Predicted 3D model of a 102-nucleotide RNA (Guanidine-I riboswitch aptamer) from Paenibacillus sp. Leaf72. The model forms 100% of the base pairs in the Rfam consensus. The sequence is in RNAcentral, with records from Rfam and Ribocentre. It matches the Rfam family "Guanidine-I riboswitch aptamer". Rfam's curators write: This family represents a conserved RNA structure found upstream of the ykkC and yxkD genes in Bacillus subtilis and related genes in other bacteria.
RNA sequence: AUAAAAGUUUUCUAGGGUUCCGCGAUAUUUAUAUAUCGGCAGGUCCGAGAGAAAACGCACAGCCUAAAGGUUGUGUCACGGAGGGAUAAAAGCCUGGGAGAU
Numbered sequence: 001a002u003a004a005a006a007g008u009u010u011u012c013u014a015g016g017g018u019u020c021c022g023c024g025a026u027a028u029u030u031a032u033a034u035a036u037c038g039g040c041a042g043g044u045c046c047g048a049g050a051g052a053a054a055a056c057g058c059a060c061a062g063c064c065u066a067a068a069g070g071u072u073g074u075g076u077c078a079c080g081g082a083g084g085g086a087u088a089a090a091a092g093c094c095u096g097g098g099a100g101a102u
Stems, first nucleotide, its partner, number of pairs: 007056006015046002020043002022040001023038006057076008077097001079100001083095003
């Protein structure tokens, strides 16, 4: 300096906050209503390249097949800020397999 399937999707989790719902506090109120405040082990919500699972794939090898193709097995890596950005807000989100390190 360069290349790589270092692939795609789905469902989740660690984690994250507070739009909506719920809960709690305060005030007003006839009130089960309204307003303000609180993130509160809750629901919704956001959510991993370097977390999980599954499916589809990919690579190699074996077997079957005239061929197309099918099938079985194995493999499918990954240290990492600060700052900034989005959304109501925050974050292992995005910047970013970046800077840097090895």